The RNA shown here (c-di-GMP-I riboswitch aptamer) has 95 nucleotides and comes from Planctomyces sp. Taxonomically the source falls in Planctomyces (Bacteria, Pseudomonadati, Planctomycetota, Planctomycetia). The sequence was found by an Rfam model in a public genome assembly.

[in-house]
């Protein structure tokens, strides 16, 4: 130095939930709070999950040449870095 990850040391982050706030929403931000995390730092590059909208199809209802609801598909836009994988950077030094 690289790999690796200890009943080590110094520390760090903060799930669910609650309050406030932003957003149609997924969710974000701040405070409290700790389930956990050796990258739970950072970047949406590849997948995945979720949300919204247009459109197409099916079903149902209605005030029936239309409207509403449920559901499936395509496309577009968005969210999740604590879903996996990948890039970059980083503390310590047992085996």
């Nucleotide at each position: 130095a690289c790999u690796c990850g200890a009943a080590a040391a110094a520390g760090g982050c903060a799930a669910a939930c609650c309050c406030g706030u932003c957003g149609u929403g997924a969710g974000g931000c701040g405070g409290g709070g700790a389930c956990g995390c050796a990258a739970a730092a950072u970047c949406c590059a590849g997948g995945g999950u979720c949300u919204g909208a247009u459109u197409c199809g099916a079903c149902g209802c209605g005030u029936c040449g239309c409207g509403c609801g449920u559901u499936g598909g395509c496309u577009c836009a968005g969210a999740c870095a604590g879903c996996c994988c990948g890039g970059u950077u980083g503390c310590c030094g047992a085996a």